[in-house]
RNA sequence: UUACCAGCGAUUCUUUAUUCUCGUAUAUGUGCAGGAAUCGGCCUGCAUGUAUCUAUCCGAUCACCGGAAAUGAUUGGGCUGCGGCAUGAUUCGGACCGGUU
Numbered sequence: 001u002u003a004c005c006a007g008c009g010a011u012u013c014u015u016u017a018u019u020c021u022c023g024u025a026u027a028u029g030u031g032c033a034g035g036a037a038u039c040g041g042c043c044u045g046c047a048u049g050u051a052u053c054u055a056u057c058c059g060a061u062c063a064c065c066g067g068a069a070a071u072g073a074u075u076g077g078g079c080u081g082c083g084g085c086a087u088g089a090u091u092c093g094g095a096c097c098g099g100u101u
Stems, first nucleotide, its partner, number of pairs: 019086001021084005026055001029048007040065002049056001057077007
């Protein structure tokens, strides 16, 4: 704005966005198979582990192995689910476009 719906703006409140932190789960763990390397010590798959979805890796240090098939120990870093305290609607949230690494 007649009212309603809708839209725009302002203010206030809230918390479910966001962020921080603590707790919990799981120890970013373990087992097996296939393949691969030895200036190397890795890759892939399956399983298990959670009142539990997802994830299940990266780096460093030390040891060990002596031409073979097997690694070990220590350590730093998160993500995800749920819950608590706090923050709180900020372009610190979402989407799209572009750029950079």

Purine riboswitch aptamer from Paenibacillus uliginis N3/975, 101 nucleotides, folded computationally.
RNAcentral holds the sequence, with entries from Rfam and Ribocentre.
Rfam family: Purine riboswitch aptamer. From the family's description: Riboswitches are metabolite binding domains within certain messenger RNAs that serve as precision sensors for their corresponding targets. Allosteric rearrangement of mRNA structure is mediated by ligand binding, and this results in modulation of gene expression. A class of riboswitches that selectively recognises guanine and becomes saturated at concentrations as low as 5 nM. In Bacillus subtilis, this mRNA motif is located on at least five separate transcriptional units that together encode 17 genes that are mostly involved in purine transport and purine nucleotide biosynthesis. The literature on the family includes a 2003 paper in Cell by Mandal et al., "Riboswitches Control Fundamental Biochemical Pathways in Bacillus subtilis and Other Bacteria". Gene Ontology term of the family: purine nucleobase biosynthetic process.
The prediction has a mean pLDDT of 76.
Of the family's consensus pairs, 100% are formed in the model.
Lineage of the source: Bacteria > Bacillati > Bacilli > Paenibacillus > Paenibacillus uliginis.